Transfer RNA from a Lachnospiraceae bacterium, 71 nucleotides, folded computationally. It matches the Rfam family "tRNA". The family's RNA type in Rfam is transfer RNA. Taxonomically the source falls in Lachnospiraceae (Bacteria, Bacillati, Clostridia, Lachnospirales).
RNA sequence: AGGGGCGUAGUUAAACGGUCUAACGUCGGUCUCCAAAACCGCUGAAGAGGGUUCGACUCCUUCCGCCCCUG
Numbered sequence: 001a002g003g004g005g006c007g008u009a010g011u012u013a014a015a016c017g018g019u020c021u022a023a024c025g026u027c028g029g030u031c032u033c034c035a036a037a038a039c040c041g042c043u044g045a046a047g048a049g050g051g052u053u054c055g056a057c058u059c060c061u062u063c064c065g066c067c068c069c070u071g
Stems, first nucleotide, its partner, number of pairs: 001070007010024004018054001025043001027041004047063005
């Protein structure tokens, strides 16, 4: 330099053009002498810009970051 992949919650992953799902975690509660475990509840997310569309996290595009391949 060229090509490809990935970017979603604090972490790990999922799905999808029409309200983003779960697990773990945090927090609160029940239980306990206390704590742990267990159970219940809550919390919280689309890398940035632009475009297409009635509607974009999803499609297109540029950039940024990470990983792989070729040279």